[in-house]
Context: one part of a larger RNA
């Protein structure tokens, strides 16, 4: 000094980024008995309590030997939960960075929006032929977005996109048509210039957010102060509704109060001045569920107080 080792008085997280690590309880028996919550399935093995034997001998004691019994005794072999409360995300089972990241990241049923009447639409090859979609046809297949369930999804069509829109504006080449010039003896030719014809586009007009987004400022007011239900102006397409909120978002901040603690930048809950939340870029609650992430407590222990020996093996002595 090491090791997938082992034991320890008293104490029990005071260790520490944090119970990491280890221990220790508990070990799907029988019998009881089981909460909040809830999608009425569930949670649930929830939690938690008793039994796990009787007799006789030995033995202080643990214990051993030896009998007996019962639908019952961890009573067959393996094999197998630590518990309990709180909060976030994310419904769930599932995928994922072979070999530093398993997740709150993808997926996911379930919603919506668009497109596509079949030789569909879309995608691969390709010059084509052909394939696949599909030996299916809109309760169908393609492509975006959210993302169980539940309550709900608010204003803005100004700008961008996208869909419509027999008019008008502008727009190429062709085609018509006139004209100057050059060449040529001439017929003719060729260059240039003008107007007329002339698609889509764009310009104009509409409509359209679960399309790409965007959702204000300065002032003054109430009978105590404070405050602003209310008013006045500016500006813009409209100025942030419901709900939520120092949040996985909050700079100032260790915000202000409560609660827990001897003490708590950490947790909950409440406030709302939201530097810089907000509605399918989804808001907001959720039972379950999660080797998620954050706090709190049971029981437990060498994580610690504070180290000690014991084993192996090597250093290491000695032969």
């Nucleotide at each position: 000094a090491a090791u997938a080792g082992g034991u320890u008085a008293g104490g029990g997280a005071a260790c520490u980024c944090g119970g990491c690590a280890a221990a220790a309880a508990a070990u799907c028996a029988g019998g009881c008995g089981u909460a909040a919550c809830u999608u009425a399935g569930g949670g649930a093995u929830a939690a938690g309590c008793c039994u796990u034997g009787c007799c006789u001998c030995a033995g202080c004691a643990a214990u051993g030997a030896g009998g007996c019994u019962g639908c019952a005794a961890c009573g067959a072999a393996a094999g197998a939960c630590u518990c309990u409360c709180u909060a976030c995300u994310g419904a769930c089972u599932g995928u994922u960075u072979a070999a530093c990241a398993a997740a709150a990241a993808c997926a996911u049923a379930g919603c919506u929006c668009c497109g596509u009447g079949c030789u569909a639409a879309c995608u691969c090859c390709a010059a084509a032929a052909g394939a696949g979609g599909a030996u299916g046809u809109a309760u169908a297949c393609g492509g975006g977005g959210u993302g169980a369930u539940g309550c709900c999804u608010g204003g803005c069509c100004a700008g961008u996109g996208u869909c419509g829109g027999a008019a008008g504006g502008u727009u190429a080449a062709c085609a018509g048509a006139a004209g100057c010039a050059g060449c040529g003896c001439a017929a003719g030719c060729u260059u240039c210039u003008u107007c007329u014809c002339g698609a889509a586009g764009c310009c104009c007009c509409g409509a359209u957010g679960a399309a790409c987004g965007c959702c204000g400022g300065c002032a003054g007011u109430a009978a105590c102060u404070a405050u602003a239900a209310c008013u006045g102006u500016c500006c813009u397409a409209u100025g942030g509704u419901a709900g939520c909120g120092a949040a996985a978002u909050u700079c100032c901040u260790u915000g202000g109060c409560a609660c827990a603690u001897a003490a708590g930048u950490a947790g909950u809950g409440u406030c709302c001045c939201g530097c810089a939340c907000g509605a399918a870029u989804g808001g907001c609650a959720u039972a379950a569920c999660a080797a998620g992430u954050g706090g709190a407590g049971a029981a437990c222990u060498g994580u610690c107080c504070c180290a000690a020996c014991c084993a192996u093996u090597a250093a290491c002595c000695c032969g």
Molecule: large-subunit ribosomal RNA, domain IV
Organism: candidate division SR1 bacterium